The part of an RNA shown here (small-subunit ribosomal RNA, 5' domain) has 495 nucleotides and comes from uncultured Succinivibrio sp.
[in-house]
Context: one part of a larger RNA
This record gives sequence, C1' cells and structure tokens, in this order.
RNA sequence: GAUUGAACGCUGGCGGCAGGCCUAAUACAUGCAAGUCGAACGGUAACAUAGAGAAAGCUUGCUUUCUCUGAUGACGAGUGGCGGACGGGUGAGUAAGGUCUGGGAAACUGCCUGACAGAGGGGGACAACAACUGGAAACGGUUGCUAAUACCGCAUACACCCUGAGGGGGAAAGUCGAAAGACGCUGUCAGAUGUGCCCAGAUGGGAUUAGCUAGUAGGUGAGGUAAAGGCUCACCUAGGCGACGAUCUCUAGCUGGUCUGAGAGGAUGAUCAGCCACAUUGGGACUGAGACACGGCCCAGACUCCUACGGGAGGCAGCAGUAGGGAAUAUUGCACAAUGGGGGGAACCCUGAUGCAGCCAUGCCGCGUGUGUGAAGAAGGCCUUCGGGUUGUAAAGCACUUUCAGAGGGGAGGAAAAUGACGUUACCCUCAGAAGAAGCACCGGCUAACUCCGUGCCAGCAGCCGCGGUAAUACGGAGGGUGCAAGCGUUAAUC
Repeated sequence: GAUUGAACGCUGGCGGCAGGCCUAAUACAUGCAAGUCGAACGGUAACAUAGAGAAAGCUUGCUUUCUCUGAUGACGAGUGGCGGACGGGUGAGUAAGGUCUGGGAAACUGCCUGACAGAGGGGGACAACAACUGGAAACGGUUGCUAAUACCGCAUACACCCUGAGGGGGAAAGUCGAAAGACGCUGUCAGAUGUGCCCAGAUGGGAUUAGCUAGUAGGUGAGGUAAAGGCUCACCUAGGCGACGAUCUCUAGCUGGUCUGAGAGGAUGAUCAGCCACAUUGGGACUGAGACACGGCCCAGACUCCUACGGGAGGCAGCAGUAGGGAAUAUUGCACAAUGGGGGGAACCCUGAUGCAGCCAUGCCGCGUGUGUGAAGAAGGCCUUCGGGUUGUAAAGCACUUUCAGAGGGGAGGAAAAUGACGUUACCCUCAGAAGAAGCACCGGCUAACUCCGUGCCAGCAGCCGCGGUAAUACGGAGGGUGCAAGCGUUAAUC
C1' cells in the first nucleotide's frame, strides 16, 4: 500500500447492488418447512346440491327445521400408487472408502426417449367398517364382512434367465370417455441420465514417531454382491509396506476460486458453483430403481417432557424465533405473481426451495449537504514586535437553482388469454422553500500540517526513535492548519 463475513470509539443525509453466528456439531418454547392422486379402490365423518318424507309458519306455494337416499359436486379416516434418497442446512468427523486431474472394466439405473412383442383365464385375503373388549394415555386385542392398478396360482413367451444344450424356469391391470382416443400395465433390446467400483499422479505439520503388518501379502476353491476383489470363509505358500518417510501423532472437509504480488510465489477455502461427510450420541437393518434414510423404523446411551407409576413422547447443523456462549452477526414478515420441484389426464393442491419485503454505513459504487456575486477586508475569536496579521469571500447582504429528501398527480415492464407478493415499484410531470442533511483523525522526525495558554519526570503521550524535571510545535485546552469524508480512526488478521 492492498484486502476483510470483521469488531470497538466518535459521527451519521439518500439511493443502487451485495453480504450478515467466523464462538457452543450447545440446549431448544411456539408456528410453519412434503405432500398429492376419487380418472386405482371399498366407502361417506364433515360441507354443498338434488330427490323423497314429516313438522311448523303463513303470503296456498313458497320459506324454515328435522329425517332418509353416496344420487351428484366433493371428501375426514382407510387400502393402493408416486413422491418423502430431490430441494434446504451444517463442516463434527475424514490426511484418504475424501477431493482434483487423467485413465479403466466386472455393474445397476424409477421417471424420460427409440424399437419389438404382449395384456387370456381364475383364486384367496387384509384394512376401512361392525360387534365385543384391554389401557390414564400412547396404542391395542378377538370375532365377523368387503373392494382394488393390493396379493397369489394357471395359460402363453423362446426375444430373457439357467443348462450337462436333451431341456427347465419366468409376465401383465386396469381407469376415464358415447366413441375416437388418452393415461396407464407386462417382457425384452438399445439410448440418455444418475449411481456404485478399480488404477495412476497430485493433494498439510512432526523423525524429540523407525520399524509396521496374521486376513496381514499372494494363490486355489467356494460363498456373497447389481458388480471386480481377502469383501468373507476353507486350504496352501510366506509374504506385503517402509528414509521417494511406512507406522504413530497433531491439525484439516477438498476443489473451481478468493486476497495479495510485476511475476514466481505466499495466504486462504465466507457468499456463488461442483464433490464428500454428517443429522441428539453409538449401532442396525427394513422398504425401495435409489437410503443403511435431517422433519422413516428398531435397539442402546445421555438429556427434556407427560403419567393414574403400569408405561409413553421428543430431536431446529430446514425458515423465523428463544436461552446460553461471545468483541460480534438480522424478522416468530409477504407471496406462490415469476423461476424451479412433487403429485395429478386436468382443474388444481403443496413448496420458509425461490421471488420479495424488514433490520444493520458490514462492504462496494453513485449522489447530496447549495450556486454566483459580495471588502466596510464588519463584528467576534486567536496571535501580536501593538503598527498590525489571521480566521476571510468566509459570514451578512444581493441575485439564482431545486439534485436527494417532502407533498400532489400520472405510470410501464416483470405476464403468452387470465393471474403481480414486490407496490405508496422503476420512471415521468407539477409544487414549496436554501429550505431537512458533516464529521473524524492528525499537525516533533518518519509524514502533509504551528502558535498561544495550562502543566512542571507530575498528569500524561507513544507504531519506532522518543517527549514531559518552568519558555513543551511531542502532555491537556484554544485558535489556526493538513488529510480523508458519510464516514474517519483504532484493534485484529493476510499478502
């Protein structure tokens, strides 16, 4: 000098764009953050409509109330499907099951795209529901009934799988529509996307860590996996790694990037993007195309809560918010209008993703706090050699202007027909009036900027050198000056 997710002190007008718990991966009240499909299904708790019946009121053909009918729109709970593996958060762990770059072969891949072929005929259940019943609750139990795109055989398949090549095994579902057709269903091949796996090189510190290793290294065979493989097991061999740093230990998510620097390099990894890991701590599997699953399940631990003491419930490192910690970091906001995601044929529903708004000078950028004129060089202040000098064209005065802020009016675009949270939008016009808007640090040298008063090695200053013991340009105040400016200084940190 540059820089910062900064903090502190003093000060503070406006706007645009960005950023905002770096500490306790501490504990969490409350609300919301993942649902959707009635065009898969049995149904009907609520709402509405229609029809029927009854009662009441009277205006005598209407109104109100009640009951019934799933008949219709719809739909609580339930069966079933798809999605809850994405999106969002955090960086604890991890120095290599990671990341980056470049290769590779032994794999799977829902939805999507292309292609070929098919969807025939049967069956038995289980929820919901009903009855009875246990429990304080959470939640159940027994019996009985029932539907399906839920479940299970049979047939067909020779494209698929197995094979000793003879043969054997193995599918399916319908719904809506008057129909056309649409959305689905099954098998197989191919693609795309995504994911798993292997290899090499690179990717921190410590030798005051020098030896480490028995599934260890390799082979044969088997098991297991979607898949190669000591991944696992039986047997056999005795290997394998290591000063090119094994092992141990400390620290740490990695990268694109960011900061600095002429570069080489050094430092760093907030925001945005890619990958990884984690979801109260530890372990485990289930379901599924995909998880060993943040807002799923089971077990154990710690903690919190409820309890009728028998037993139960919970997990903000989602968005807000609270306590705590800390030098320190925001609203319990609005909307699905846009972009995107899930479900649905659609209408639409959901979406704290996202779009916006609020708070904060946290940063960057822009603008303003007036402009011109004005010498009696006014008054006042300060200094003085008492002549004057300086503040200083500064003020006043005179003549103007109106950016921003304020008031009134108009008014896009973001939106394809409709649909705008933002929104008192951006922007434009008009109005009033200099009106509402300047501070901070420094002035001994480095280093731009000097005098007076006070103090008297005191009080104090200080980045370094050093100032202060009676004339201090170095302390404190004042006048003046210098530098930056809605900021200025200090502290911390990096180059």
The organism belongs to Succinivibrio, within Bacteria.